[in-house]
RNAcentral holds the sequence, with entries from MGnify. Predicted 3D model of a 119-nucleotide RNA (c-di-AMP riboswitch aptamer (ydaO/yuaA leader)) from a soil metagenome.
RNA sequence: AGCCUAAUCUGGCCUGCUGGACCAGAGCGGAGGAACCGGUUAAUCGGGGCGAACCUCACUAAGUGAGGAGGAGAUCUCUCAUUCCUAGCCCGUCAGCUAACUUCGUCGGCGUUGAGGGG
Numbered sequence: 001a002g003c004c005u006a007a008u009c010u011g012g013c014c015u016g017c018u019g020g021a022c023c024a025g026a027g028c029g030g031a032g033g034a035a036c037c038g039g040u041u042a043a044u045c046g047g048g049g050c051g052a053a054c055c056u057c058a059c060u061a062a063g064u065g066a067g068g069a070g071g072a073g074a075u076c077u078c079u080c081a082u083u084c085c086u087a088g089c090c091c092g093u094c095a096g097c098u099a100a101c102u103u104c105g106u107c108g109g110c111g112u113u114g115a116g117g118g119g
Base pairs, nucleotide, nucleotide: 002110003109004108008026009025010024011023012022027106028105029104030103031102032101037096046094047091048090049089050088054068055067056066057065058064059063069086070085071084072083073082076118077117078116079115080114081113
């Protein structure tokens, strides 16, 4: 006594109630998609997307370590200190940006760091 995350809320339906499958909407988040602009010698060495989850160096079989960078720790924001994380998943040969338009998701996992300044 809340925290990470877009991942919350409301209504309908069923029900004696709690609650839940399903439906719809709002909010939040993602993707595709003109003109203009950008890009164009690539084309399996495939390419691309969500996400902070990347880069460099050393040792090295895996992997480990260090540095840089990015992200989280109740607040409208900033600074300092400090702790922690840098994963995972998806599309399927294909997508730059992109108005109109089209379309998808709304899970899951945890148990609260302090101080100062501005507003």
Annotation: Model confidence (mean pLDDT): 81 of 100.